The RNA shown here (Bacterial RNase P class A) has 376 nucleotides and comes from a Gammaproteobacteria bacterium. Taxonomically the source falls in Gammaproteobacteria (Bacteria, Pseudomonadati, Pseudomonadota). Rfam family: Bacterial RNase P class A. Rfam links the family to the GO terms tRNA processing, dimeric ribonuclease P complex and ribonuclease P activity. Rfam classes the family as a ribozyme.
[in-house]
């Protein structure tokens, strides 16, 4: 010096000046005025995921339904993070993984090709009919050839008419026992010739999770208006004769079915009126520092800080100086360092909050690891 692999941070700062605005606290009949202090992101973006809140509501089971799928944590909680496994990819630092179960069924592998699963002989080896050679017929074969992504595990010896786990011996497959490991899983030994594929991001099985709606939730408070019309659904028993018990019926609880729960009500359609107002609404699973424990995510101990709250929707403009960062010039072997000039130029603006994911992104800063090539 060059190629890579892993991350981290920054999206200016400080000050004057004009101008929106919230929040405190003084003036003021009020409109307003003044003083202090605050004020848009890493993704505010997509509505994917989880949840905190509200309400349905007092709120259960079970079924469908969905949603994850390797093991251990970690979180309030995930489909999310962290570390480990096992399989692939790279020469390595690393990186990917829709990662339970094909011996419960089913269903699918186009074309090729003898055959794609209760599988098989195309070509060719071996052998009978025949002494020899070709042709047919017949038997044996599945090691070579060919077809395909994939064809009765592989590789070697040995047998055999030829061959073939048909035996042998390593591998790999199953069972089976010991060790390490919380596990996932991994080692060794023994045993067995040993079931002839793959798919499940096909149905399906098997474990584990889950009520619904959503800030336009919901809550107050004010004001109007027409106590409007029209249709449909549902009463049975009993005696203390009340709309009182029971039972049916109707409404609610995402689908169903039990089950609760509430009621004479209830469901549809046309017509009217209101659409202002405060609230939620920001002290929070909060930021920052720092010590502890953890490989790690991340936990807990202190101490310190309040850092937006609109509601047609503020958070701006201009200047200067620092800083970086470009371009041009001098200077220098270079490097540094002087002088000009320009510039936040990107993606893109909160709206009940918060924990992930993902996708967009100019212009930097910067650290830690592999690997190459040069000099010493």
């Nucleotide at each position: 010096a060059g190629a890579g692999u892993c991350g981290g941070c920054c999206a200016g700062a400080c000050a004057g000046u004009c101008g929106c605005u919230g929040u405190g606290c003084c003036c003021g009949c009020g409109a307003g005025g003044g003083c202090a202090g605050g004020g848009a992101g890493g993704a505010a973006a997509g509505u994917c995921c989880g949840g905190g809140c509200u309400c349905c509501a007092c709120a259960g089971g079970g079924c469908a339904a969905g949603g994850c799928g390797c093991c251990a944590g970690g979180u309030a909680a995930c489909g999310c993070c962290u570390g480990g496994g096992a399989g692939g990819c790279g020469c390595a630092a690393g990186c990917c993984u829709a990662c339970g179960g094909a011996a419960a069924g089913u269903g699918c592998c186009a074309c090729a090709g003898a055959a794609a699963a209760c599988a098989a002989a195309c070509c060719g080896c071996c052998u009978g009919c025949c002494g020899u050679a070709u042709c047919g017929c017949g038997g044996g074969u599945a090691a070579g050839g060919g077809u395909g992504a994939a064809a009765a595990g592989g590789u070697g010896c040995g047998g055999u008419a030829a061959g073939a786990g048909c035996g042998c011996a390593c591998c790999g497959c199953g069972c089976u026992g010991c060790c390490g490991g919380u596990a996932a899983c991994g080692g060794c030994a023994g045993u067995g010739g040993c079931a002839g594929g793959g798919u499940a991001a096909a149905c399906c099985c098997c474990g584990c999770c889950u009520g619904g709606a959503g800030c336009a939730a919901g809550a107050c408070c004010a004001a109007a208006u027409a106590g409007g019309g029209a249709a449909g659904c549902a009463c049975a028993u009993g005696c203390u004769u009340g709309u009182c018990a029971u039972g049916a019926c109707c409404u609610g609880c995402g689908g169903c079915c039990c089950g609760c729960a509430g009621g004479g009500g209830c469901u549809u359609c046309c017509g009217g009126g209101u659409a202002g107002g405060u609230u939620g609404c920001a002290c929070g699973a909060g930021g920052c520092g720092u010590c502890c424990g953890g490989u790690g995510a991340c936990g807990g101990g202190c101490g310190u800080c309040c850092c937006a709250g609109a509601u047609g929707a503020a958070u701006g403009g201009c200047u200067a100086u620092c800083g970086a960062u470009u371009g041009c010039g001098a200077u220098u072997u270079g490097c540094a360092u002087c002088g000009u000039a320009a510039u936040a130029c990107a993606c893109a603006g909160a709206a009940c909050c918060c924990g992930g994911c993902u996708u967009a992104c100019a212009g930097g800063c910067u650290g830690u690891c592999u690997u190459c090539c040069u000099c010493c």